Context: one part of a larger RNA
């Protein structure tokens, strides 16, 4: 592009798939065998590699942030050296967690076999009927109406789409949430969690300088104020900005 309205939600003709392999053990059983020494198994539970599939509760890696700490900037609550050290949310992750199952059904082949003629007998077959495989088909997991036999359904002049604000989504397209009748995203608030108790002020202080002396100047450090201050990639609220208007 087609499918002969348009949008949405399905169904599955068909098609893929290794989704599980391996090994090790317990019971089966010191059973069966076998004088005895010895010593299976069918089935049935466990695990342990390895794959595959998912996921972030634990654990560990990254990792905004927080603190500490060295040099250094006109003392500098900061700043840089993308310094070094400790801790660490969300997110991604693996070295972490979890699943990874038992079968069953049908229709069959070799083959067993019932019932029974032709051919009074017999005969699994001719008619009819019953079993019977790791193998087919199904159950599991995906794709799929370009299946041209082009499918069913439901709504209707609205449906989608440009066009804006995102993100659990994402190379580009695509997906998924909203657009004032509105929590989409920023901002703010309030929890949530990290750091780990900001500055500043008071109230002390090892120690030293000055002075005969009374006294007094400097001070690391500590203690309140302070579970503080700082920062949240998370949750919840708030229309203050931004989603306007329109094609």
């Nucleotide at each position: 592009u087609g499918u002969u309205a348009u949008u949405g939600u399905c169904u599955g003709a068909g098609u893929g798939g290794a989704a599980c392999a391996a090994u090790c053990u317990u019971c089966u059983a010191g059973u069966a065998c076998g004088a005895g020494a010895g010593g299976a198994a069918c089935g049935a539970g466990g695990a342990u590699u390895g794959g595959a599939u998912g996921c972030c509760u634990c654990u560990g890696g990254u990792g905004a942030g927080c603190a500490g700490u060295u040099g250094u900037c006109g003392u500098a609550u900061g700043g840089c050296a993308g310094g070094c050290u400790g801790c660490a949310u969300a997110g991604c992750u693996a070295c972490g967690c979890a699943u990874u199952g038992c079968a069953u059904g049908g229709a069959u082949a070799a083959g067993a076999g019932c019932u029974g003629a032709a051919u009074g007998c017999a005969u699994c077959u001719a008619a009819g009927c019953u079993c019977g495989a790791a193998g087919c088909c199904a159950u599991c997991c995906g794709c799929a109406a370009a299946a041209c036999g082009a499918g069913a359904c439901a709504a209707u002049u609205a449906a989608g789409g440009c066009c804006g604000u995102g993100g659990a989504a994402a190379a580009a397209g695509a997906c998924c949430a909203c657009g004032u009748u509105g929590a989409u995203a920023g901002a703010g608030u309030u929890c949530u969690u990290g750091u780990g108790u900001a500055a500043g002020a008071u109230u002390c202080a090892a120690g030293u300088g000055a002075g005969c002396a009374a006294u007094u100047g400097c001070g690391a450090g500590a203690a309140u104020u302070u579970c503080a201050g700082c920062a949240u990639a998370g949750a919840a609220c708030u229309a203050c900005u931004a989603a306007a208007a329109g094609c």
A computed fold for a 247-nucleotide part of an RNA from a Nanobdellia archaeon, annotated as large-subunit ribosomal RNA, domain VI. It matches the Rfam family "Archaeal large subunit ribosomal RNA". The family is grouped with related families in Rfam's "LSU clan". The literature on the family includes a 2002 paper in BMC Bioinformatics by Cannone et al., "The comparative RNA web (CRW) site: an online database of comparative sequence and structure information for ribosomal, intron, and other RNAs". Model confidence (mean pLDDT): 80 of 100. Lineage of the source: Archaea > Nanobdellati > Nanobdellota > Nanobdellia.